[in-house]
Molecule: Bacterial RNase P class A
Organism: Gemmatimonadota bacterium
RNA sequence: GCGGAGGGAGAAGAGGUCGCGGACGGGUGCGUGCACGCCGUUCGAGGAAAGUCCGGGCUCCGCAGGGCACGGCGCCGGGUAACGCCCGGGCGUCGCAAGGCGACGGAAAGUGCCACAGAGAGCAGACCGCCGAUGGCGGCUUCGGCCGCACAGGCAAGGGUGAAAGGGUGGGGUAAGGGCCCACCGCGUUUCCUGGUGACAGGGACGGCACGGCAAACCCCGCCGGGAGCAAGGCCAAGCAGGAACGAGCGGCGGCCCGUCGCGUUCGAGUUCCGGGUAGGCCGCACGAGGCCUCGGGAAACCGCAGGUCCCAGAUAGAUGACCUCGCCGCGGGCCUGGCCCGCCGGUGACAGAACCCGGCUUAUCUCCCUCCGCCUUU
Numbered sequence: 001g002c003g004g005a006g007g008g009a010g011a012a013g014a015g016g017u018c019g020c021g022g023a024c025g026g027g028u029g030c031g032u033g034c035a036c037g038c039c040g041u042u043c044g045a046g047g048a049a050a051g052u053c054c055g056g057g058c059u060c061c062g063c064a065g066g067g068c069a070c071g072g073c074g075c076c077g078g079g080u081a082a083c084g085c086c087c088g089g090g091c092g093u094c095g096c097a098a099g100g101c102g103a104c105g106g107a108a109a110g111u112g113c114c115a116c117a118g119a120g121a122g123c124a125g126a127c128c129g130c131c132g133a134u135g136g137c138g139g140c141u142u143c144g145g146c147c148g149c150a151c152a153g154g155c156a157a158g159g160g161u162g163a164a165a166g167g168g169u170g171g172g173g174u175a176a177g178g179g180c181c182c183a184c185c186g187c188g189u190u191u192c193c194u195g196g197u198g199a200c201a202g203g204g205a206c207g208g209c210a211c212g213g214c215a216a217a218c219c220c221c222g223c224c225g226g227g228a229g230c231a232a233g234g235c236c237a238a239g240c241a242g243g244a245a246c247g248a249g250c251g252g253c254g255g256c257c258c259g260u261c262g263c264g265u266u267c268g269a270g271u272u273c274c275g276g277g278u279a280g281g282c283c284g285c286a287c288g289a290g291g292c293c294u295c296g297g298g299a300a301a302c303c304g305c306a307g308g309u310c311c312c313a314g315a316u317a318g319a320u321g322a323c324c325u326c327g328c329c330g331c332g333g334g335c336c337u338g339g340c341c342c343g344c345c346g347g348u349g350a351c352a353g354a355a356c357c358c359g360g361c362u363u364a365u366c367u368c369c370c371u372c373c374g375c376c377u378u379u
Stems, first nucleotide, its partner, number of pairs: 001375010013326006020044007027036004046351001050362002053360005058229004065258004070225005075089005090104001091102004105220002110218002112214003127159002129155003136149005167185006187207003191204005233283004242274005249263004290310005295304003327348003330344006
């Protein structure tokens, strides 16, 4: 200098004028509780407010019980209110590396798939090949036998096909071969020893030397899961108009069963269809698994029944905008080039706006800082 990897912080400003929304206080008016285009103080969008993918708080369903089915997760330890999240580790995989990623329980419970090519793709297989005795045919013969050919038969080591071919390398053995035998590697064993809480790692012993891959295929195993959701749900006010059909069982529950509770069986529960009224106001609505700082514990995530401090939007067609000055950015020019000054009808910086709240994940994106890895060059 170039390229790459990991982490942290901020989120483009400050002051003033006018204008918006909330809270509090005052004032005015009417009248005892409302209204106000009145005044003052104070607060007022994000790290992702986004996606709606997870987990909860909260609300309602009269208990929310058991089971099936369904859905989710799936190595180990820790964190958390909880999670499919976070921290740390193991194993595997990608990368030269720093580091990244994970589809991470089980293939010997069963079923299924592995196209095409190939002989053969789960208990298989012979295309090219290697061997081929006694016996058969032919030739030679020193009459011991030798050579050649074909067959019965043997082989899966060599070559080919393929993503993958029933362990690999070397040697012995064999007619030629094969874990047939041996050494090493690999593999297996509810095996043993050592280290570790553990996932695992290392070493030993024995052994078959056969048991492929896919479960993000169905499945098996373990754990978790009631439903619906702030348009939840409450209160007030106003207003109307009911009718028809079915009906002995129905409703509570995403589906089904059991259990249970409530209502009902002609004085009709409930279901469906047609039609009418209402869509107004208030609450829920922000004090929280809360923010910030210090201290302590912990490797970290995080925790503290340690301390201090703060209240930090609650709109409802949905509030924060306009202007000025300075600062900052960009462009142009000048100079004494560490940098400074002047000018501009310049710009106010990327992604982008809460709507019940919180913890995550994912996606979009600007600037600055720190650490690490690789390569090149110079000293």